[in-house]
Molecule: Bacterial RNase P class A
Organism: Arthrobacter sp. TJ-178
RNA sequence: CGGGUUGGCCAGGCGAUCGCGUUGGUUCCUUUUUGCGAAGGACCGCCGAGGAAAGUCCGGGCUCCGCAGAGCAGGGUGGUGGGUAACGCCCACUCGGGGAAACCCGCAGGCCAGUGCCACAGAAAAGAAACCGCCGCGGACGGUGGUCCGUUUGGAUCAGCGUCUUCGGUAAGGGUGAAAAGGUGGUGUAAGAGACCACCAGCGUUCCGGGUGACCGGUUCGGCUAGGUAAACCCCACCCGGAGCAAGGCCAUACAGGACGCGUUUGAGGGCUGCUCGCCCGAUGCGUCCGGGUAGGCCGCUUGAGGGCGCCGGCAACGGCGUUCCUAGAUGGAUGAUUGCCGCCUCCGGUCCGGUAACGGUCCGGGGAUACAAAACCCGGCUUAUCGGCCAACCCGUCCC
Numbered sequence: 001c002g003g004g005u006u007g008g009c010c011a012g013g014c015g016a017u018c019g020c021g022u023u024g025g026u027u028c029c030u031u032u033u034u035g036c037g038a039a040g041g042a043c044c045g046c047c048g049a050g051g052a053a054a055g056u057c058c059g060g061g062c063u064c065c066g067c068a069g070a071g072c073a074g075g076g077u078g079g080u081g082g083g084u085a086a087c088g089c090c091c092a093c094u095c096g097g098g099g100a101a102a103c104c105c106g107c108a109g110g111c112c113a114g115u116g117c118c119a120c121a122g123a124a125a126a127g128a129a130a131c132c133g134c135c136g137c138g139g140a141c142g143g144u145g146g147u148c149c150g151u152u153u154g155g156a157u158c159a160g161c162g163u164c165u166u167c168g169g170u171a172a173g174g175g176u177g178a179a180a181a182g183g184u185g186g187u188g189u190a191a192g193a194g195a196c197c198a199c200c201a202g203c204g205u206u207c208c209g210g211g212u213g214a215c216c217g218g219u220u221c222g223g224c225u226a227g228g229u230a231a232a233c234c235c236c237a238c239c240c241g242g243a244g245c246a247a248g249g250c251c252a253u254a255c256a257g258g259a260c261g262c263g264u265u266u267g268a269g270g271g272c273u274g275c276u277c278g279c280c281c282g283a284u285g286c287g288u289c290c291g292g293g294u295a296g297g298c299c300g301c302u303u304g305a306g307g308g309c310g311c312c313g314g315c316a317a318c319g320g321c322g323u324u325c326c327u328a329g330a331u332g333g334a335u336g337a338u339u340g341c342c343g344c345c346u347c348c349g350g351u352c353c354g355g356u357a358a359c360g361g362u363c364c365g366g367g368g369a370u371a372c373a374a375a376a377c378c379c380g381g382c383u384u385a386u387c388g389g390c391c392a393a394c395c396c397g398u399c400c401c
Stems, first nucleotide, its partner, number of pairs: 001397010012342007020048002023045004028041005050372001054383002057381005062244004074240005079093005094108001095106004109235002114233002116229003131174002133170004138165005144159006182200006201225001203222002207218004248299004257290006269281004306325008345368006352361003
């Protein structure tokens, strides 16, 4: 310098005008109240989305309901050890796979408990099968050769060859398939075959060593060998009560219900009103209380398993201690619109520098682009989306010292 791997970070910056939401203030305004106060408005000020707020997939907190204990059903998880409030998450390691390497990927218990399935092709898809091929016995036909009989052609018999074929043996070879019942070499055989032997692979087993463990290294023996599929039923081990902030709690107009009281011309109560008088309305009506609770309102509601920095423990995830910081809380649902300057990326034109050139860079002008997406009780994760940019560590290649 080029290519790559992994991890982390940013998510344009500074304003102007108008507007929205929460909240604080005000010698302000309106309504209401005896008053305190409450509600609404005006003005001023603070604050006002994310790395994924998303999908709502997993786990927890919180709330209500249920619950002696155990089991069944149902659901989930699945190498080992650790982390955590918990997890299906994270870290480290083991095993398997990929890569030259950094590194990446794994839905990683068990199909010698049982049952099922294995498309197409193929003879056969599981304690198997004979399509071609190879081999054996027999048969038919056709040549060849020998022997015997008769001798003009012929007949009988034996051996061997070729073609076809019944039956049987054979899993070495061919062919089919994703997959065909260990591999290579030899012995053996009619031909063959773990039938036997040597080595190798695999499985199980004995012992030794290392590791907390998964497992690893070595060693002994055995039968020779046992296909795949459990994200098929199933088996084994472990975990799981249900519903969710529309959880749940509080206040509670009106209408209806209940109890008590007052009242119907000797008039309760209401309207006009600062008060009195006065005028008007006025009857199964008015007032008080009670329980449930609708409309509506309030709480829950945002400071929390929280973030930054430092030190300590740990390989790490993470934990401990100290210090410091923190400002959405809507509820038909605010966080927006217009615009100025600058920045980043990119394209075009010009300019200058380096270079033979390709090309790279400086400056100026113009154009384009600036993502994915937006809280709704709160956290921890996972997954998915994302214009672009920055940083760090590591691996490989080339060149120079």